c-di-AMP riboswitch aptamer (ydaO/yuaA leader) from Natroniella acetigena, 148 nucleotides, folded computationally. The model forms 92% of the base pairs in the Rfam consensus. Lineage of the source: Bacteria > Bacillati > Bacillota > Halobacteroidaceae > Natroniella. The prediction has a mean pLDDT of 81.

């Protein structure tokens, strides 16, 4: 200086959400227990809050807020609150397959506990599912590694 950065692979993405070992069954797998990683939720002194009391309150989770339009429900029928649905915007997220930083593409959701919890050592308890993608790739700088 030039090429190069998995290129269908027991590959790679979101996410704690993965590893092992045991018994029963088994081809194998899943299934139950247990154990180590990871996550979460309760819970003292100090500290903090002066706020809960139906205007209930709180968790997990990037997933909060907020505009307009319909249609409906309550009302004194002018309007005003509430709900449902649609189209936008938005806090905050995620990918672009060494890294970083433009950029460009998406998510911006749904659950849960029940009258009830601020932090919080020791201590008690919980999960460890679900879901999707592929190179015939939007990509450009820098740096950093490999070959020549």
């Nucleotide at each position: 200086c030039u090429a190069u950065u998995u290129u269908a692979a027991u590959c790679g993405c979101u996410u704690a959400g993965u590893u092992c070992u045991a018994u029963g069954u088994u081809u194998a797998u899943a299934c139950u227990a247990g154990a180590a990683g990871c996550g979460g939720g309760g819970g003292a002194c100090c500290c903090a809050u002066u706020u809960u009391u139906u205007u209930g309150g709180g968790g997990c989770g990037a997933a909060u807020c907020u505009g307009a339009a319909u249609u409906u429900a309550c009302u004194a029928u002018g309007g005003g609150u509430g709900a449902a649905u649609u189209c936008g915007g938005u806090a905050a997220g995620g990918u672009u397959a060494c890294c970083c930083u433009u950029a460009a593409c998406c998510u911006g959701a749904g659950c849960c506990c029940g009258a009830c919890a601020g932090c919080u050592a020791a201590c008690c308890u919980c999960g460890u599912a679900a879901g999707c993608g592929u190179u015939c790739g939007a990509a450009a700088g820098g740096g950093a590694g490999u070959a020549g």